[in-house]
RNA sequence: GGAGCUGGCCAGGCAGUCGCUCGGGGGUCCUUCGGGAAUCUCGGGAGGAAAGUCCGGGCUCCACAGGACAGGGUGCCAGGUAACGCCUGGGGGGCGAGAGCCCACGGAAAGUGCCGCAGAGAGUAGACCGCCGAUCUCUCCUCACGGAGGGAGGCAAGGGUGAAAGGGUGCGGUAAGAGCGCACCGCGCGCCUGGUAACAGGCGUGGCAGGGUAAACCCCACCCGGAGCAAGGCCGAAUAGGGAUCCUACGGUGUUGUCCGCACUGGAUCCGGGUAGGCUGCUUCAGGUGCGCGGCGACGCGCAUCGCAGAUGAAUGACUGCCCACGACAGAACCCGGCUUAUCGGCCGGCUUCGUCA
Numbered sequence: 001g002g003a004g005c006u007g008g009c010c011a012g013g014c015a016g017u018c019g020c021u022c023g024g025g026g027g028u029c030c031u032u033c034g035g036g037a038a039u040c041u042c043g044g045g046a047g048g049a050a051a052g053u054c055c056g057g058g059c060u061c062c063a064c065a066g067g068a069c070a071g072g073g074u075g076c077c078a079g080g081u082a083a084c085g086c087c088u089g090g091g092g093g094g095c096g097a098g099a100g101c102c103c104a105c106g107g108a109a110a111g112u113g114c115c116g117c118a119g120a121g122a123g124u125a126g127a128c129c130g131c132c133g134a135u136c137u138c139u140c141c142u143c144a145c146g147g148a149g150g151g152a153g154g155c156a157a158g159g160g161u162g163a164a165a166g167g168g169u170g171c172g173g174u175a176a177g178a179g180c181g182c183a184c185c186g187c188g189c190g191c192c193u194g195g196u197a198a199c200a201g202g203c204g205u206g207g208c209a210g211g212g213u214a215a216a217c218c219c220c221a222c223c224c225g226g227a228g229c230a231a232g233g234c235c236g237a238a239u240a241g242g243g244a245u246c247c248u249a250c251g252g253u254g255u256u257g258u259c260c261g262c263a264c265u266g267g268a269u270c271c272g273g274g275u276a277g278g279c280u281g282c283u284u285c286a287g288g289u290g291c292g293c294g295g296c297g298a299c300g301c302g303c304a305u306c307g308c309a310g311a312u313g314a315a316u317g318a319c320u321g322c323c324c325a326c327g328a329c330a331g332a333a334c335c336c337g338g339c340u341u342a343u344c345g346g347c348c349g350g351c352u353u354c355g356u357c358a
Base pairs, nucleotide, nucleotide: 001354002353003352004351005350006349007348008347009346010345012323013322014321015320016319017318018317020045021044022043023042024041025040026039028037029036030035047329051340052339054338055337056336057335058334059228060227061226062225071224072223073222074221075220076090077089078088079087080086091105092103093102094101095100106219107218111217112216113213114212115211128159129158130155131154132153135152136151137150138149139148140147141146167185168184169183170182171181172180186208187206188205189204190203191202192201193200194199232280233279234278235277242271243270244269245268246267247266251265252264253263254262255261285307287306288305289304290303291302292301293300294299324327
């Protein structure tokens, strides 16, 4: 210097003018004395993902003695955490020359289902081509020994099909073959050693089995109440209902005028529920930063320090000037921890590998 891996950070900058929203303070005006209105001044004002709403928790209300079933989720081991499906460290498997990256990674010997096409056979399997035909048997040749062809039958080495066909390589063995025998590798089982464990290594033993599929049903282990800030709490009109007490109940209205009859119901005070609306919940937190200590690390503990959006027709913007590398994805709505997805460009640290020079 090239190519690459990995951890973290920034997210156009500066200045001026005019706005918007929240909070503190000052005087002015109004007030039912609780407060409100406009104004001046000072201070704060989106993100690394505010997104998807996919997990986990806080908070709130409802339900709940306990247990079981159903349903859902998770799934190597250990740790971290408020908790997790997240993170850290480790084991195993796969990819890469390497730094490193990826993996739902329990059980297929409880049971059930499925395995398209091709193929003889897709399962305690099978014989299409092929090999053999030692044994039994038929025919032919030969005086005979023997030989040739076929059948009964044997085999699964080789070919072929397939994603997958009952360990692999080699030697022996055989009529041909075959864990049939043996050696090594693989696998199962037992013991020992190391490790908290997952697991690894060693020794012995068994000729080796029931092919795959569990993000198919299922089995095993563990976890899980429901709804969500439009949760929930407080204040609360006007109008129309409701209840209580009192007053008038000889009243009033309609039925053509009157009478009878029939139908309907007035006023005052107080109480209670609900609606419109308003207030609250609302942002101080599992908080940020720095230092020290413990830990490989995630993280934990201690001390110091900082205060950092809170809207609700919903603020965070517009214009001007200068500069450069010419600026991506994108806008909070109860809060927090994660995951995933989107993203112009740039900076810093660690590491791998190749080339060159000394």
Notes
Bacterial RNase P class A from Halioglobus sp., 358 nucleotides, folded computationally. Its Rfam family is "Bacterial RNase P class A". Its family is annotated with tRNA processing, ribonuclease P activity and dimeric ribonuclease P complex in the Gene Ontology. By type it is a ribozyme. Rfam's curators write: Ribonuclease P (RNase P) is a ubiquitous endoribonuclease, found in archaea, bacteria and eukarya as well as chloroplasts and mitochondria. The RNAcentral record of the sequence draws on ENA. Its mean pLDDT, the model's own confidence on a scale to 100, is 79.